[in-house]
Context: one part of a larger RNA
RNA sequence: GGCUGAACGCUGGCAGUAUGGAUAAGGCAUGCAAGUCGAACGCUUCAUGUAGCAAUACAAUGAGGAGUGGCAAAUGGGUUAGUAACACGUUGGAAAUUUACCCGGAAGUGGGGAAUAAUCUACCGAAAGGUAGACUAAUACCCCAUAGUCUAUGAUUGCGAGAGUUUUCAUAGUAAAGAUUUAUCGCUUCCGGAAAAUCCUGCGUCCUAUCAGCUAGUUGGUGAGGUAACGGCUCACCAAGGCUACGACGGGUAGGGGGUGUGAGAGCAUGACCCCCAACACUGGAACUGCGACACGGUCCAGACACCUACGGGUGGCUGCAGUCGAGAAUCUUCGGCAAUGCACGAAAGUGUGACCGAGCGAUACUGCGUGCAGGAAGAAGGCCUUCGGGUUGUAAACUGCUGUCGUAUGGGAAGAACUUUGACGGUACCAUACAAGAAAGGGGCGCCUAACUCUGUGCCAGCAGGCGCGGUAAUACAGAGGCCCCAAGCGUUAGCC
Numbered sequence: 001g002g003c004u005g006a007a008c009g010c011u012g013g014c015a016g017u018a019u020g021g022a023u024a025a026g027g028c029a030u031g032c033a034a035g036u037c038g039a040a041c042g043c044u045u046c047a048u049g050u051a052g053c054a055a056u057a058c059a060a061u062g063a064g065g066a067g068u069g070g071c072a073a074a075u076g077g078g079u080u081a082g083u084a085a086c087a088c089g090u091u092g093g094a095a096a097u098u099u100a101c102c103c104g105g106a107a108g109u110g111g112g113g114a115a116u117a118a119u120c121u122a123c124c125g126a127a128a129g130g131u132a133g134a135c136u137a138a139u140a141c142c143c144c145a146u147a148g149u150c151u152a153u154g155a156u157u158g159c160g161a162g163a164g165u166u167u168u169c170a171u172a173g174u175a176a177a178g179a180u181u182u183a184u185c186g187c188u189u190c191c192g193g194a195a196a197a198u199c200c201u202g203c204g205u206c207c208u209a210u211c212a213g214c215u216a217g218u219u220g221g222u223g224a225g226g227u228a229a230c231g232g233c234u235c236a237c238c239a240a241g242g243c244u245a246c247g248a249c250g251g252g253u254a255g256g257g258g259g260u261g262u263g264a265g266a267g268c269a270u271g272a273c274c275c276c277c278a279a280c281a282c283u284g285g286a287a288c289u290g291c292g293a294c295a296c297g298g299u300c301c302a303g304a305c306a307c308c309u310a311c312g313g314g315u316g317g318c319u320g321c322a323g324u325c326g327a328g329a330a331u332c333u334u335c336g337g338c339a340a341u342g343c344a345c346g347a348a349a350g351u352g353u354g355a356c357c358g359a360g361c362g363a364u365a366c367u368g369c370g371u372g373c374a375g376g377a378a379g380a381a382g383g384c385c386u387u388c389g390g391g392u393u394g395u396a397a398a399c400u401g402c403u404g405u406c407g408u409a410u411g412g413g414a415a416g417a418a419c420u421u422u423g424a425c426g427g428u429a430c431c432a433u434a435c436a437a438g439a440a441a442g443g444g445g446c447g448c449c450u451a452a453c454u455c456u457g458u459g460c461c462a463g464c465a466g467g468c469g470c471g472g473u474a475a476u477a478c479a480g481a482g483g484c485c486c487c488a489a490g491c492g493u494u495a496g497c498c
Stems, first nucleotide, its partner, number of pairs: 001498004006494005013369006019362002026325003030322003035071003040068002043065006049058003078280003088204003092200003097197003102193008110144004119134006150173006158165002178185003206252003213243003218240008255277004259270004282303005305316004333359001335358003341355001342353004372402004382393004407435006416425001442487005447468003453482005463470002
């Protein structure tokens, strides 16, 4: 000198764009943050209609309700605790692999059955919730049939060093669901794609030797189990191996990268915001469902904590968005909207979405604008200094004229909408007219380094200070004043990096 997610002191006019819990991964009141589909299914409430005196019955339409079923809930959002590791980055490999939805291609979609929730009845419980009996539907569940380019076994052919791959054949096995309505959407099997995921691998990746030896599923083999798949991944048996001064093992610290800061560069430091990857979700453990989880707003067990209780027993998890307490030098609104973009579901209309888009708060940062412009000398008054002549503040003010950024008032008023409709932002931006200099300057410094000096007070006191050092009666170094210098809606200080 540059820089910061900064804080503190003094000060503070406006706009735009960014950014804002770095500490206690401490505890959390309240609301919201994941639903959707009636074109899968039965039931039910209300309204309208028809018949009827009425109770009621019937058919359709519309609006709701919980339930069965499907898809989603594994995305999106948060955080950085753990992790020194194939976690990340990069290079290759999978002839050792999987994939719901989406796209392309081929073939099929036949027949039958038994239940169950809802509901009703009875009962238990303070509640949370539960038990028994009866009834019912489906794209829920089960059985049979059919099928090969699928699966298993066997044979066979070509290729390959081999692992393996490929051609043909035989035997056995395994599918399906309908809906609205007249053409679509589905369903089943197989092949391929797209886009994801998983595994392996060379190299790179902080400090410490005041850590020198470490290791028993340990290292390898055979067999089996397990997995989508390879593998001590797991197990039985066999062998005795494996790693290490090119730093094993141990300890400390730490999420990694794209990047960011600085620097001429090499480098050094760093990893906020945004993007990619990983890990975590009160703490520890486990599996279930599912294409996908060992699952933030799912389940079970244990623990700590908190709440309810009729004391028998239950309930909860903000490291989602706001907000609250705590700790801290320190970090915001319990806001608006689904209008846009995207995501989930749906044939669609649409519904949901604290993702997102916006508004609010904070000079936290960057950028821009303003606090007027021109004239004006009796160089006014006042202040300060003075050699008492004057000098300086200073064209500065007053005063005269002008302008209208900004401000205020009134009127008009968007784009962003693709798509008939549909705009939270927002009567915002912007435009026009009027008014009127009207609302709008401070902070630090002035011994030398270092731009900027005098007076008064104080008298090694009070104090200053980044370094050198100032202060003990003429202090340009303390304090006040005037003047001056630097920056300016900021200026200084502290902390940290180059």
Molecule: small-subunit ribosomal RNA, 5' domain
Organism: bacterium